[in-house]
C1' cells in the first nucleotide's frame, strides 16, 4: 500500500433478515459434606467493534472508519 477473511457476556462458540440474541465454561447464591471436590437447583452478566446507510424489521445486506489474521507487492 492492494486483497481476502474475522470482531457476539470475563472465555470459547451459535444465531435463513421475523426476536425475549442461545450454549458450554468461568463467576454468585443455595443444596449435599465434619471441610472441600463433584453433582444438583437458581441467578447474574451483552450498547452484537464504533458511526452511517437499506429495509415494515439488521448480529446477518451495502458504506466508511478502529482492531486482529493470512496473502501479494
Nucleotide at each position: 500500500g492492494c486483497g481476502u477473511u474475522c470482531g457476539u457476556u470475563g472465555c470459547u462458540u451459535a444465531a435463513u433478515g421475523g426476536a425475549u440474541a442461545a450454549a458450554g465454561c468461568a463467576c454468585u447464591u443455595g443444596a449435599c459434606u465434619a471441610c472441600g471436590a463433584a453433582u444438583c437447583a437458581a441467578g447474574c452478566g451483552a450498547u452484537u467493534g464504533g458511526g452511517g446507510g437499506u429495509u415494515c424489521g439488521a448480529c446477518u445486506c451495502c458504506c466508511u472508519c478502529c482492531g486482529g489474521a493470512c496473502g501479494c507487492g
Annotation:
This is a predicted structure of a 73-nucleotide RNA (transfer RNA) from a marine sediment metagenome. Rfam family: tRNA. The RNAcentral record of the sequence draws on MGnify.